Model confidence (mean pLDDT): 92 of 100. This is a predicted structure of a 353-nucleotide part of an RNA (small-subunit ribosomal RNA, central domain) from a Sulfolobales archaeon. Its Rfam family is "Archaeal small subunit ribosomal RNA". Gene Ontology terms of the family: structural constituent of ribosome and ribosome. The literature on the family includes a 2001 paper in Science by Yusupov et al., "Crystal structure of the ribosome at 5.5 A resolution". The source organism's lineage runs through Archaea, Thermoproteati, Thermoproteota, Thermoprotei and Sulfolobales.
Context: one part of a larger RNA
RNA sequence: UUGGGCCUAAAGCGGCCGUAGCCGGCCCGGUAAGUCCCCGCUGAAAUCCUCGGGCUCAACCCGAGGGCGGGCGGGGAUACUGCCGGGCUAGAGGGCGGGAGAGGCCGGGGGUAGUCCCGGGGUAGGGGCGAAAUCCGAUAAUCCCGGGAGGACCACCAGUGGCGAAGGCGCCCGGCUGGAACGCGCCUGACGGUGAGGGCCGAAAGCCGGGGGAGCGAACCGGAUUAGAUACCCGGGUAGUCCCGGCUGUAAACGAUGCGGGCUAGGUGUUGGGCGGACUUAGAGUCCGCCCAGUGCCGCAGGGAAGCCGUUAAGCCCGCCGCCUGGGGAGUACGGCCGCAAGGCUGAAACUU
Numbered sequence: 001u002u003g004g005g006c007c008u009a010a011a012g013c014g015g016c017c018g019u020a021g022c023c024g025g026c027c028c029g030g031u032a033a034g035u036c037c038c039c040g041c042u043g044a045a046a047u048c049c050u051c052g053g054g055c056u057c058a059a060c061c062c063g064a065g066g067g068c069g070g071g072c073g074g075g076g077a078u079a080c081u082g083c084c085g086g087g088c089u090a091g092a093g094g095g096c097g098g099g100a101g102a103g104g105c106c107g108g109g110g111g112u113a114g115u116c117c118c119g120g121g122g123u124a125g126g127g128g129c130g131a132a133a134u135c136c137g138a139u140a141a142u143c144c145c146g147g148g149a150g151g152a153c154c155a156c157c158a159g160u161g162g163c164g165a166a167g168g169c170g171c172c173c174g175g176c177u178g179g180a181a182c183g184c185g186c187c188u189g190a191c192g193g194u195g196a197g198g199g200c201c202g203a204a205a206g207c208c209g210g211g212g213g214a215g216c217g218a219a220c221c222g223g224a225u226u227a228g229a230u231a232c233c234c235g236g237g238u239a240g241u242c243c244c245g246g247c248u249g250u251a252a253a254c255g256a257u258g259c260g261g262g263c264u265a266g267g268u269g270u271u272g273g274g275c276g277g278a279c280u281u282a283g284a285g286u287c288c289g290c291c292c293a294g295u296g297c298c299g300c301a302g303g304g305a306a307g308c309c310g311u312u313a314a315g316c317c318c319g320c321c322g323c324c325u326g327g328g329g330a331g332u333a334c335g336g337c338c339g340c341a342a343g344g345c346u347g348a349a350a351c352u353u
Base pairs, nucleotide, nucleotide: 003325004324005323006322007307008306012321014201015200016199017198021194022193023192025088026087027086028085029084030083031082033081034080035077036076037075038074039073040072041071042070048066049065050064051063052062053061054060091191092188093187094186095184096183097182103177104176105175106174107173108172109171110154111153115149116148117147118146119145120144121143125136126135162169163168206247207246208245209244210243211242215241216240220236221235222234223233258320259319260318261317262316263315266298267297268296269295270294271293272292273291274290275289276288277287278286279285302309303308326353327352328351335346336345337344338343
């Protein structure tokens, strides 16, 4: 629990799809359920309100009027909502066209570096730090050249660039596949918005089965540092990091800003598309302007406690959902559901301040 709020004070579900529900464009006709008006019946008395009166006042009592938020029936109105019928195209969807993109999945190919192995050259150190030591090295290291193995990654291009609903996506080529923007205005004709439950997706870490393991590296073992050093620094190093299949379902999952629509000055970058113009070595070329869509910065009005937001709103409105209600106890306990487990979701109270 009225209300007021949710970028940073408590508060937007991590994201999307969608069930019920709630909400719903323009025009015409019908109906009259909601809505409005009138009439009748009912709404007992007491109680309540106003006026008057009776007990010396009051409480109390008596009388009159009003009211009793309501219900039922009849008649009427039709702007709005609903329902029925018809029509429309501005919402939504479809079609066609040329283009943009690290969107996703699968397959194939390549490159640099590092590590290891082999061969050749070469000799006494290398490595590491603030300084050192552990460590590696005469079984020939470090260093140089050549060859090979295997794993991970993808410099430059790269951009306040792009794509995706979010998580996220970056070497090259191919196959399959999702979405969006722009242009035409050809088709459907409100088919829409949101979305309790529900379903699906969901970084990293973690878990199960199988593979792989170069580098890095929790744990762990050494060396230093230090009063100590279960750290920071150094030498090693297991899980893991990688791949396939299955699970987990969390996050500062952030724009800390739910989704959709309408309205409200501009300026300046940039990406994609369209139109027009100038130049042109005539190239999907360079430059300029306008329109649409995206993405940044600045800023009027307005908003805000301020920081700041400001046509990508946190401004002005509408629809729908989620959430908040002092701090601690506590995202704990208990119960339920889910999970192999770790744990997740839901989520208190005593007490305290």